[in-house]
RNA sequence: UAUCAAUAGGGCAAUGGGGUCUGCCCGCAACCGCCGAUCUGGCUGAUGACUCCUACCGAGCC
Repeated sequence: UAUCAAUAGGGCAAUGGGGUCUGCCCGCAACCGCCGAUCUGGCUGAUGACUCCUACCGAGCC
C1' cells in the first nucleotide's frame, strides 16, 4: 500500500419527525418515482413495511 474477515460504528431505501422490523452500502458505495406524442406536458405516494404525529388532498357533520 492492496485485499479479505471480524468487532464497533455510521449512512441509505423518490418530500418531514418518533418507535419497531426488514433490506442494502462502507464512500468512485447504498440512494436519487412513473408515463409521455418528450410539449418547459401528465400522474401516484410524506412508509422499504407496520404504527403514531405533522403537512397536504377528498367527503360528511357541528

Model confidence (mean pLDDT): 79 of 100. A computed fold for a 62-nucleotide RNA from an Actinomycetota bacterium, annotated as Fluoride riboswitch aptamer (crcB RNA motif). The sequence was found by an Rfam model in a public genome assembly. Lineage of the source: Bacteria > Bacillati > Actinomycetota. Of the family's consensus pairs, 100% are formed in the model.